A computed fold for a 76-nucleotide RNA from a Deltaproteobacteria bacterium, annotated as c-di-GMP-I riboswitch aptamer.

[in-house]
RNA sequence: CUCCGAUAAGAGCAAAGCCGGAGCAAUCCGGUGACGCAGAGCCACGGGACCUUAAGAGGUCAGCCGGGUCGCCGAA
Numbered sequence: 001c002u003c004c005g006a007u008a009a010g011a012g013c014a015a016a017g018c019c020g021g022a023g024c025a026a027u028c029c030g031g032u033g034a035c036g037c038a039g040a041g042c043c044a045c046g047g048g049a050c051c052u053u054a055a056g057a058g059g060u061c062a063g064c065c066g067g068g069u070c071g072c073c074g075a076a
Base pairs, nucleotide, nucleotide: 004074005073012037013036017032018031019030020029021028022027035063041069042068043067045066046065047064048061049060050059051058052057
C1' cells in the first nucleotide's frame, strides 16, 4: 500500500413517527426521535422506482442495484 472487516478502539451518520417550513407533487430543509448502517461520506454515469405532462420533456430518490471518487481504525 492492496485485499479483508473483528462482541477491538475512538469517532460518525440517522429510518419510521411527531412538530415547523418549502414545493403542483415525488420529495427536501430544520428540530425531535433511533430502525438500522463498515462507509446510511460524496457524485444522477448506467439500470430501476417515484412525481409532473396530452405528449415531448422536466424533476425526485445515492438508506433500490451497479459504477466512480475520497476516507477512520487495524485483529484473523

Lineage of the source: Bacteria > Pseudomonadati > Myxococcota > Myxococcia.